RNA sequence: CCCCAGUGAGGGCAAACCGUCCGAAAGGGCGGGACGCAAAGCCAACUGGCCUGGAGUCCGGGUUACCCGGAUAUGGCGGCAGGGCUGCAACU
Numbered sequence: 001c002c003c004c005a006g007u008g009a010g011g012g013c014a015a016a017c018c019g020u021c022c023g024a025a026a027g028g029g030c031g032g033g034a035c036g037c038a039a040a041g042c043c044a045a046c047u048g049g050c051c052u053g054g055a056g057u058c059c060g061g062g063u064u065a066c067c068c069g070g071a072u073a074u075g076g077c078g079g080c081a082g083g084g085c086u087g088c089a090a091c092u
Base pairs, nucleotide, nucleotide: 005092006091007090012037013036017032018031019030020029021028022027035079041085042084043083046082047081048080049077050076051075055074056072057071058070059069060068061067062066
C1' cells in the first nucleotide's frame, strides 16, 4: 500500500402508519414518521423469485358492433436472493 471480515466516528438512508398527488392495479413521488440498514448508494437492458393484469395479445364461453372467465409483462418490488459497478474516520 492492497484485499477480505468485524466494530461504527462524523454523517447518511428510512419500514409500518398518516397526509397529499400520480396510477386500472401492483406500486410510486413529495411531506411527516422511524422498524430497521455498513452499501437500505447505483444497475429492473445481469439472472432467478415475488406482486399486479387497465390496455394489447392468446385461449374458452355467451344472449356477439358487445359481454364474461382464464392465461400472459410491454407494468412494478433493488428494504426478496444472487451478480456487476462505486463509496466510508479510526481501530481490530
This is a predicted structure of a 92-nucleotide RNA (c-di-GMP-I riboswitch aptamer) from a Desulfobacteraceae bacterium.
NCBI's taxonomy places the organism under Bacteria, Pseudomonadati, Desulfobacteria, Desulfobacterales, Desulfobacteraceae.
Of the family's consensus pairs, 95% are formed in the model.
It was read from a public genome assembly, where an Rfam model found it.
Rfam family: c-di-GMP-I riboswitch aptamer. Its family is annotated with cyclic-di-GMP binding in the Gene Ontology.